[in-house]
RNA sequence: CUCUUAUCAAGAGAGGCGGAGGGACGAGCCCGAUGAAGCCCGGCAACCCCGGCUGUGAUCCGGAAGGUGCCAAUUCUUGCAGGAGCCGAAAGGCUUCCUGAGAGAUAAGAG
Numbered sequence: 001c002u003c004u005u006a007u008c009a010a011g012a013g014a015g016g017c018g019g020a021g022g023g024a025c026g027a028g029c030c031c032g033a034u035g036a037a038g039c040c041c042g043g044c045a046a047c048c049c050c051g052g053c054u055g056u057g058a059u060c061c062g063g064a065a066g067g068u069g070c071c072a073a074u075u076c077u078u079g080c081a082g083g084a085g086c087c088g089a090a091a092g093g094c095u096u097c098c099u100g101a102g103a104g105a106u107a108a109g110a111g
Base pairs, nucleotide, nucleotide: 001111002110003109004108005107006106007105008104013041015040016039017038021031022030023029025079026078027077028076042071043070044069047067048066049063050062051061052060053057075103080100081099082098083097084096085094086093087092
């Protein structure tokens, strides 16, 4: 980097260092000196993992020592397709709603 599978509406500090940026990308809309990124500590969760079982499970119960992950906003919204609704004579349009796909993120496995 590619592929496969699963998940993405919950949860997580008024701490220290640090100093201007950050929310993947485009568009939008936000966060930020009442201090961004990053690092440390702390925390959340429970994918891998550990234990249990006369329900042996792809789908159960419990645990968190270890490996990741995560800790503004639904994966902040949207980007493509279909449907509904509304506007319009039509072409077509929409700060509306629903479904699916795509994209992205994380885990585990494969190459």
The RNA shown here (SAM riboswitch aptamer (S box leader)) has 111 nucleotides and comes from Melghirimyces thermohalophilus. The sequence was found by an Rfam model in a public genome assembly. Its mean pLDDT, the model's own confidence on a scale to 100, is 84. The source organism's lineage runs through Bacteria, Bacillati, Bacillota, Thermoactinomycetaceae and Melghirimyces. It matches the Rfam family "SAM riboswitch aptamer (S box leader)". Rfam's curators write: The SAM riboswitch is found upstream of a number of genes which code for proteins involved in methionine or cysteine biosynthesis in Gram-positive bacteria.